[in-house]
RNA sequence: GGCUGUGUAGCUCAGUGGUUAGAGCAUGCGUUUCAUAAGCGCAGGGUCAGUGGUCCGAUUCCACUCACAGCCA
Numbered sequence: 001g002g003c004u005g006u007g008u009a010g011c012u013c014a015g016u017g018g019u020u021a022g023a024g025c026a027u028g029c030g031u032u033u034c035a036u037a038a039g040c041g042c043a044g045g046g047u048c049a050g051u052g053g054u055c056c057g058a059u060u061c062c063a064c065u066c067a068c069a070g071c072c073a
Base pairs, nucleotide, nucleotide: 001072002071003070004069005068006067007066010025011024012023013022018056027043028042029041030040031039049065050064051063052062053061
């Protein structure tokens, strides 16, 4: 330099065009216990990497940029 993939909550990930963006773990609070852990319930936490485009409508499709990983030279 060329090609491919990935980028969504603190972490691991789901969501392939539509009405409010979700799960597990973690965190906080409550419950339980002599106490802790586990269990159960509740809550907080998001610029869906960025810019532009297509569309009535974009986390999703397209182009470019950035970061990371892999392959080729």
Predicted 3D model of a 73-nucleotide RNA (transfer RNA) from Candidatus Spechtbacteria bacterium RIFCSPHIGHO2_02_FULL_43_15b. Its mean pLDDT, the model's own confidence on a scale to 100, is 82.